Transfer RNA from an uncultured Bacillota bacterium, 81 nucleotides, folded computationally. Its Rfam family is "tRNA". Rfam's curators write: Transfer RNA (tRNA) molecules are approximately 80 nucleotides in length. The family's RNA type in Rfam is transfer RNA. Its mean pLDDT, the model's own confidence on a scale to 100, is 81.

RNA sequence: GCCUCCGUGGUGAAAUUGGUAGACACGCUUGACUCAAAAUCAAGUGGCUAUGCCGUGCCAGUUCGAGUCUGGCCGGAGGCA
Numbered sequence: 001g002c003c004u005c006c007g008u009g010g011u012g013a014a015a016u017u018g019g020u021a022g023a024c025a026c027g028c029u030u031g032a033c034u035c036a037a038a039a040u041c042a043a044g045u046g047g048c049u050a051u052g053c054c055g056u057g058c059c060a061g062u063u064c065g066a067g068u069c070u071g072g073c074c075g076g077a078g079g080c081a
Base pairs, nucleotide, nucleotide: 001080002079003078004077005076006075007074010026011025012024019064027045028044029043030042031041032040046054047053048052057073058072059071060070061069
């Protein structure tokens, strides 16, 4: 330099005909239990200018509608030279 794949909460990972983003698991917080802790159980857990709006690496595009499709860029993994 060229080719292929990947980028989603704190972490791993779903969502695949484009149609409610974050299921599920871990972690964390609070409570229960305990002399205390572990284990277990229950509830909660993206952000903000907050009765709504924004959020899938970044910037554009297509579309009524994009995590998903198209172009460029950034980063990572693998392969070829």